[in-house]
C1' cells in the first nucleotide's frame, strides 16, 4: 500500500422565531367565602422554572419481575431443550473450552444425546439401496465349432476392475490365488480392553479383534433435564344517572243490594287515582297489588384514582476472574401520556457530492446542491432476531514493497 477478520462507538452541533406534551410555582386572570385582611378552588388563559424516545423504542420469538386464578401426592399425556464446565434473577442468552467442518490465515459455521431397543424411509439412475446383490467384465470344468488365435453354450466361482448413484457392505500397498477375497501381512480407519492426563466434554499411549455396525432421529421413537394457567384490556380502590336486588317503616275509601252456612263473589251509588298544555263533563280502566311512597344497604356500568415508573438502573473508579461476570466505593435522577406530545422554519458551522481558481506538490480559496438511513415509548427488565444513509476508532491476519 492492497485485500480481509473480529469488535466498540456516533446517528449531526449552535442560535433566532413559531408551536406540542407532562410536572411544579400560584405572579397575572378567574370563581367561591369574607366588610376587609386572608383563605380555598380552576386552567379549553397568560407568565416563570424544570423534564420530554431508540440502537433498535420494531418483531412479540425466548426468559423473568409484578398481578390475579388454580393448587394434597403420584402416573400418563402434551410442549420445549440437547457437547462440557461456568455465568446469570432466569433463559433456547452469554463466556471459556471440547469435537466436527470451511478458510493459507486472523477467524466463520454446527438442532453437537442415542442408528448395537424397535418401526419406518432412502427420489432418479442402477443388476443390486441393506438377512445384500452377478449388468458388463475376470476365472474354472464340460460340450459344440474352429481359420488353432479363439468363439459360443450349460453349470459354477469371483465384489479386484467397469458402469449407476448423494451413498455400493472399511481404505492404500505387498503377498496370495484358476480368478479373486482381511484369505495373510504392514500402515491408516473402526470396535473392545487397559494405563496415563483433564473437574468435564475429551485427548494421548499400549494391547487386542480381521472388520462386525451404510445414511436419515428439524421421521416416529428411546434417554436425560425443564415446564400450572392467564396477562396492564393483569389487578386494587372511589363511584353518577337509569334499570334491577335486599332490609325497615308508612300508606291504600264509605254506604247499600243480591247469592252463599261461611270464606268470598257479583252489582249499584258516592269518593280517590290514571288519561290533558290547562280546566270541566261523560265514557273507560284501577283502588290489598310481587301496589305506591320514604329512608338505608349491597352489587355494578359510564367516569375517576392507583398499579405507573428508583430500577436485577445509568456513569466513574478500585479489587477478584482468561472471560461471561462478581464485589466494594463514589456520583446522578433520566418521558410517564392512556389513543397518545418531542415538530416546523430560517441562519451559521460541520459533513458529503459536483464544479472553478491558486499551487510542482502537500494543501488553500470560491460557487452550487444535499442535510439524509432504519425508524416512535404505552407496566418494567434481560436477551435473541430483523431493518439501517453516512462516519469514527481499536485489535488481529494475509500478500507485496522499502528499511
Nucleotide at each position: 500500500u492492497g485485500a480481509g477478520a473480529g469488535g466498540u462507538c456516533c446517528a449531526g452541533g449552535c442560535g433566532g422565531c413559531c408551536g406540542c406534551u407532562c410536572c411544579g410555582g400560584c405572579a397575572c386572570g378567574u370563581u367561591c367565602u369574607u366588610c376587609a385582611c386572608a383563605g380555598a378552588g380552576c386552567g379549553c388563559g397568560u407568565c416563570c422554572g424544570g423534564g420530554g424516545a431508540g440502537g433498535a423504542a420494531a418483531g412479540u420469538c425466548c426468559g423473568g419481575a409484578c398481578u390475579c386464578c388454580a393448587c394434597g401426592g403420584g402416573u400418563c399425556g402434551a410442549g420445549g431443550u440437547g457437547g462440557u464446565u461456568g455465568u446469570c434473577a432466569a433463559c433456547g442468552g452469554c463466556a471459556a473450552c471440547c469435537g466436527g467442518u470451511c478458510g493459507c490465515g486472523a477467524g466463520g459455521c454446527c438442532a453437537g444425546g442415542g442408528a448395537a431397543a424397535g418401526u419406518g424411509c432412502c427420489a432418479c439412475a442402477g443388476a443390486a439401496a441393506a438377512c445384500a446383490a452377478a449388468c458388463c467384465g475376470c476365472c474354472g470344468c464340460c460340450g459344440u465349432c474352429u481359420u488353432c488365435g479363439g468363439a459360443c453354450g450349460u453349470c459354477g466361482g469371483u465384489a479386484a476392475g467397469g458402469g449407476u448413484g448423494a451413498a455400493a457392505c472399511g481404505g492404500u500397498g505387498c503377498g496370495g490365488u484358476a480368478a479373486g477375497a482381511g484369505c495373510g501381512c504392514a500402515c491408516c480407519g473402526c470396535g473392545c480392553c487397559g494405563c496415563g492426563g483433564g473437574u468435564g466434554a475429551c485427548c494421548g499411549c499400549g494391547g487386542u479383534g480381521g472388520c462386525a455396525g451404510g445414511g436419515c432421529a428439524a421421521a416416529c421413537c428411546c434417554c436425560a433435564c425443564c415446564u400450572g394457567g392467564a396477562g396492564a384490556a393483569a389487578g386494587a380502590c372511589c363511584a353518577a344517572a337509569u334499570a334491577g336486588g335486599g332490609a325497615u317503616g308508612g300508606u291504600c275509601g264509605a254506604g247499600g243490594c243480591u247469592g252463599g252456612c261461611a270464606a268470598c263473589a257479583g252489582c249499584c251509588u258516592c269518593c280517590g287515582g290514571c288519561g290533558u298544555g290547562a280546566c270541566c263533563c261523560g265514557a273507560g280502566c284501577c283502588g290489598a297489588g310481587a301496589g305506591c311512597c320514604a329512608u338505608c344497604c349491597g352489587g355494578g356500568u359510564a367516569g375517576g384514582u392507583c398499579g405507573u415508573u428508583c430500577g436485577a438502573g445509568g456513569c466513574c473508579g478500585g479489587c477478584c476472574g482468561c472471560g461471561a461476570g462478581g464485589u466494594c466505593g463514589g456520583u446522578c435522577c433520566c418521558a410517564g401520556a392512556g389513543a397518545a406530545a418531542u415538530g416546523g422554519u430560517c441562519g451559521c458551522c460541520a459533513c458529503g457530492c459536483c464544479u472553478c481558481c491558486c499551487g510542482c506538490a502537500a494543501g488553500g480559496g470560491g460557487g452550487g446542491c444535499g442535510c439524509c438511513a432504519c425508524a416512535g415509548g404505552a407496566u418494567c427488565c434481560g436477551g435473541c432476531u430483523u431493518a439501517c444513509a453516512g462516519g469514527a476508532c481499536c485489535u488481529c491476519u494475509c500478500a507485496c514493497g522499502c528499511u
Bacterial RNase P class A from a Planctomycetota bacterium, 403 nucleotides, folded computationally.
It was read from a public genome assembly, where an Rfam model found it.
It matches the Rfam family "Bacterial RNase P class A". It is annotated as a ribozyme.